The RNA shown here (SAM riboswitch aptamer (S box leader)) has 115 nucleotides and comes from a marine eukaryotic metagenome. Model confidence (mean pLDDT): 78 of 100.

[in-house]
RNA sequence: UCUUAUCCAGACAGGCUGAGGGACCGGCCCAACGAAGCCUGGCAACCGGCUGGAGAGUUAAAAACCUCGGCGCGGUGCUAAUUCCGGCGUUCUAAAAAGAGAACGAAAGAUGAGG
Numbered sequence: 001u002c003u004u005a006u007c008c009a010g011a012c013a014g015g016c017u018g019a020g021g022g023a024c025c026g027g028c029c030c031a032a033c034g035a036a037g038c039c040u041g042g043c044a045a046c047c048g049g050c051u052g053g054a055g056a057g058u059u060a061a062a063a064a065c066c067u068c069g070g071c072g073c074g075g076u077g078c079u080a081a082u083u084c085c086g087g088c089g090u091u092c093u094a095a096a097a098a099g100a101g102a103a104c105g106a107a108a109g110a111u112g113a114g115g
Base pairs, nucleotide, nucleotide: 001115002114003113004112005111006110007109013040014039015038016037020030021029022028024087025086026085027084041079042078043077045076046075047074048073049071050070051069053068054067055066083108088105089104090103091102092101093100
C1' cells in the first nucleotide's frame, strides 16, 4: 500500500511515574479525587490450538470438512463516553433559501486475517 470482516457487547482494578489525552478539523468532554506511557490484573473481537455439546453431512458405522458452541492455551487486540458527536451524500420533518433535527449510506479512522 491492496483485499476482506468487524466497529450501540465486554473489561473501567492495583503498582511505578507525573501532564497531558480523546487519530485529523470543529464541537463537546476526560485529567493532580492523577493524563499519556510501562508492568500486573481484567475482557474475549480476529487468527491458531484444544475440546467435541448441538446441527448439518458422509457412511455399513464413523472420522474429516462446514455451521453454532465451550476452554482463555499461543499470536494479536482491547480495557471513559456508540469509532464520544459531527465533517460528505441521499431521503424525510416541510412549502423556497439559510439554518436545524431524524433515518440510511459513504468517506476517514481503528483492529484482525490474507496478499